Predicted 3D model of a 354-nucleotide RNA (Bacterial RNase P class A) from an Acidimicrobiia bacterium. Its Rfam family is "Bacterial RNase P class A". Rfam's curators write: Ribonuclease P (RNase P) is a ubiquitous endoribonuclease, found in archaea, bacteria and eukarya as well as chloroplasts and mitochondria. Gene Ontology terms of the family: tRNA processing, dimeric ribonuclease P complex and ribonuclease P activity. The model forms 91% of the base pairs in the Rfam consensus.
RNA sequence: CGAGUCCGCCGGACGGUCGCGGCACUUCGGUGUCGAGGAAAGUCCGGACUCCACAGGGCACGGUGCUGGGUAACGCCCAGGCGGGGCGACCCGACGGAUAGUGCAACAGAGAGCAGACCGCCGAUGGCCUCCGGGCACAGGCAAGGGUGAAACGGUGGUGUAAGAGACCACCAGCGUCCCGGGAGACCGGGGCGGCUAGGUAAACCCCACCGGGAGCAAGAUCAAGCAGGAACCGGGUGGCCCGCUCCAUGGUUCCAGGUGGAUCGCAUGAGGCUCGCGGCAACGCGGGUCCCAGAUGGAUGACCGUCCCGGGCAUCGCCCGGACAGAAUCCGGCUUACAGGCGGACUCACCCA
Repeated sequence: CGAGUCCGCCGGACGGUCGCGGCACUUCGGUGUCGAGGAAAGUCCGGACUCCACAGGGCACGGUGCUGGGUAACGCCCAGGCGGGGCGACCCGACGGAUAGUGCAACAGAGAGCAGACCGCCGAUGGCCUCCGGGCACAGGCAAGGGUGAAACGGUGGUGUAAGAGACCACCAGCGUCCCGGGAGACCGGGGCGGCUAGGUAAACCCCACCGGGAGCAAGAUCAAGCAGGAACCGGGUGGCCCGCUCCAUGGUUCCAGGUGGAUCGCAUGAGGCUCGCGGCAACGCGGGUCCCAGAUGGAUGACCGUCCCGGGCAUCGCCCGGACAGAAUCCGGCUUACAGGCGGACUCACCCA
């Protein structure tokens, strides 16, 4: 000085005038104080909480899938292992099983799961020809050479053979098995033996291991007000289905008809925020201190003016333009997606100088 990788933060502020919602106080005039997010979004996961008596067994269905840790929990986060990408910092992984079974793989090619002979190589004995050197071809043998293909049932070198071939041998890769060392573990490194080789795909069905009761704040609770029940079916009903246990009983299901559409609670003090110390590689945990930071319900944050801030332009001591994604509705932990512009830190690589 340029390019990159990872992480963090801001993403408007101040003043004035008028106007909103909650809470507290009030002399009822008002005063004080607080008032949208990092994603409030998607509704993709996990829970807390509420109700169903329990959430017991099974089925269906759904989810996860290397090891260890964190967490209330998770499909999340952290650290590692293995595989892949990158010069690298780093990034990605739908990461158990193909020897339980079934399925699928275009075209080309002889043959694509126990396969295969297109071009080829050999062809003894016997047959035909011969210039006697040999040549041709049948039966038969081969899959080593060539070709096709993304991929052809191990590779290189040799022995051997009519020609070959793990048929045999040496080394190597892979697979199986035994042992040693390191590691909590996934795994990593090394050695011996063996047979000669046991493709791919499970984000295909499937197998294995583990997890999951059902509904959901329009859950649910209380008060007020008001009315009018009827028919059919089943004798039971008990929040996916079946079973069990245990409860509820005159109930349950469907259809028709009537009344109500109101008020209060749930409703925000939390697996809470900030900060300091200790432990831990880290995620995070423990302890001390401190703070209360929205609770609406036809649903609150607005409008105007001025100043400042950031970026751009110009005819430069001023003027003009622009300032992202986007609004809580039971709450929290995550993941994913969107984001104009700006700031900071660490690391990697290239080049230059000392």